[in-house]
RNA sequence: UCCUCGAUAGUACAGUGGUUAGUACACCCGCCUGCCAGGUGGGAGGCCGGGGUUCAAAUCCCCGUCGAGGUG
Numbered sequence: 001u002c003c004u005c006g007a008u009a010g011u012a013c014a015g016u017g018g019u020u021a022g023u024a025c026a027c028c029c030g031c032c033u034g035c036c037a038g039g040u041g042g043g044a045g046g047c048c049g050g051g052g053u054u055c056a057a058a059u060c061c062c063c064g065u066c067g068a069g070g071u072g
Stems, first nucleotide, its partner, number of pairs: 002070006010025004018055001027043006048064005
């Protein structure tokens, strides 16, 4: 330089065109408990940026940024 893969919540991931974007841990509030730990109920928090296709895009296409691997 080129090719491939990836980017979703604080962290690790799922979601491959349409119900509301979900799970675990973490965080906040309550309850159980003498306290801690633990259990339990609830809550906040996210689709890398821009453009395109479509009635409808986290999902498909293009450009860019960043990361991983490969190649010259």